This is a predicted structure of a 370-nucleotide RNA (Bacterial RNase P class A) from a Pseudomonadota bacterium. Rfam family: Bacterial RNase P class A. From the family's description: Ribonuclease P (RNase P) is a ubiquitous endoribonuclease, found in archaea, bacteria and eukarya as well as chloroplasts and mitochondria. A source record names the gene rnpB.

């Protein structure tokens, strides 16, 4: 000095002029309302709405099937598919990072193309034994046919454990050595799992294919729900006719509760207040735990709009980038040209996802210097 990993933060400012929307106060008006002054007024993701929870409503309770999430282990949390430590596999020199990471000896099902053969494994080429024939005929050698064999070769993502030696007619866990797996067993660890021993020698892949096993899980969303005002005309169709029929959105049954009418079009209203911003909320300190978080004390209040305020013109500073010049760097200076993603909508955690530019901490490798 290059290159790279892993957090953390910030993500324009000042100032004029017009405006927007809440709150408070004073003035004017009978009142809507209008004027003034004075405060508050978008994020880091407000975003996709993918997940998890508060709130809220569907009188309630159980049982069964069907379905949908999750899926090493242990903690954290309100809860999670989020986080935090760790275990295992993989990738990288390395910091670090990646994993839907229960079961394939419960069943079923796939396994493209190539290839003999893809799972009751398999003999296409090569080897090996025998045998018969036919030729030459001292001998020997091959070819069909029988057999053996998975070492070699060749096809494939993948050939029924891998290297090496022994052994054999040739060969093979047929026998050793050593690895991987499997099964016992002894030790460490809460656990995942990790180490040693010993055994017999081995059972191909997918479960982001069905399924198996464990574990959870009602359903609708603030347009939810409430409350005022307003409206609520006539008419039409269907079911039922007392044994059906409802009890919030997959079905079925049991219990128990509800009514005596129940559903559809058709027709009318379509303002206004609550919900609505004090909340699992921020902020500092100290305890406590590796951490995630937890607990204490103190302190703070931080947008609530409904067709949707938070904003626009304008100067001047900031910041990057190109390009020229002042003597090459340092340092200045002019001129051009960018300032991003994006905007609450009940609230919160979380996870993706986009972002011009910067700003900081740790840390790895290379490289030169003392």
């Nucleotide at each position: 000095c290059a290159a790279g990993u892993g957090g953390a933060c910030c993500g324009g400012g000042u100032g004029a002029c017009c405006g927007c929307u809440c709150c408070a106060c004073c003035u004017g008006g009978g009142a809507g309302c209008a004027g003034g002054u004075g405060g508050g007024g978008a994020g880091g993701a407000a975003a996709g709405u993918c997940c998890g929870a508060g709130c809220u409503c569907c009188a309630c309770c159980g049982g069964g099937c069907a379905g949908g999430a999750c899926g090493c282990u242990g903690g954290g949390u309100a809860a999670c598919a989020c986080c935090c430590a760790g275990g295992a596999g993989g990738g990288g020199u390395g910091a670090c990072c990646c994993u839907a990471c229960g079961g394939a000896a419960a069943g079923u099902g796939c396994c493209a193309c190539a290839g003999a053969a893809a799972c009751c494994a398999c003999a296409c080429c090569g080897c090996c034994c025998a045998c018969u024939c036919u030729c030459c005929c001292u001998u020997c050698u091959c070819c069909u046919c029988g057999g053996g064999u998975a070492a070699g070769g060749g096809u494939g993502a993948a050939a029924u454990g891998g290297u090496g030696g022994g052994g054999u007619a040739a060969g093979a866990g047929c026998c050793c050595a050593c690895c991987a797996g499997c099964g016992g067993u002894c030790g460490g660890g809460u656990g995942a799992c990790c180490g040693g021993c010993c055994g017999g020698c081995u059972g191909g892949g997918c479960a982001a294919a069905c399924c198996c096993c464990g574990u959870c899980c009602g359903g609708a969303g603030c347009a939810a729900g409430g409350c005022c005002a307003a409206a609520u005309a006539a008419g039409g169709g269907g079911a039922g006719u007392u044994a059906a029929g409802g009890g919030a959105c997959g079905c079925c049954c049991g219990g128990c509760c509800c009514a005596u009418u129940c559903c559809c079009c058709g027709g009318g209203u379509u303002g206004g207040c609550c919900g609505c911003u004090u909340g699992a909320c921020c902020c500092u300190u100290c305890c406590g735990g590796u951490a995630a978080c937890g607990g204490a004390a103190g302190g703070g209040c931080u947008a609530g709009a409904u067709a949707g305020a938070u904003g626009g013109u304008c100067a001047c500073c900031g910041c990057c980038c190109u390009u020229c010049c002042c003597c090459c760097u340092c340092g200045g200076g002019a001129a051009g040209g960018g300032u991003a993603c994006a905007g609450a909508a009940c609230u919160c955690g979380g996870c993706u996802u986009a972002c011009a530019g910067g700003u900081u901490c740790a840390c790895u490798u290379g490289a030169c210097c003392c």